[in-house]
RNA sequence: CAUAGAGUAGUAAAGGCGCGUAAAGUGUUGCAAAAUGGGAUGUCGUUUGCAAACGAAAGGUUUACCUGCGGUGCCUUUACGCGUCCGCUAUU
Numbered sequence: 001c002a003u004a005g006a007g008u009a010g011u012a013a014a015g016g017c018g019c020g021u022a023a024a025g026u027g028u029u030g031c032a033a034a035a036u037g038g039g040a041u042g043u044c045g046u047u048u049g050c051a052a053a054c055g056a057a058a059g060g061u062u063u064a065c066c067u068g069c070g071g072u073g074c075c076u077u078u079a080c081g082c083g084u085c086c087g088c089u090a091u092u
Stems, first nucleotide, its partner, number of pairs: 002091004010080009019070003028052007038086005058067004
């Protein structure tokens, strides 16, 4: 110098353990904020707070358990996962 590669936020699936089913959660909209490959910049996406509207699948039996249900929470594994420049790893 050139070529190749790894790594973020996060997404999906499977498994496990929970929560709710006496309706929280999830999802939608608006406003504000935050974190986002090791660095810079930028995009997309993500998260949090507040407000608003909307709103659910129960059944069985031994009454606190089973089977379900919820665009349900967390963990693990697998797969996927930064545009440009620099950096890192390997080779030349």
Molecule: THF (Tetrahydrofolate) riboswitch aptamer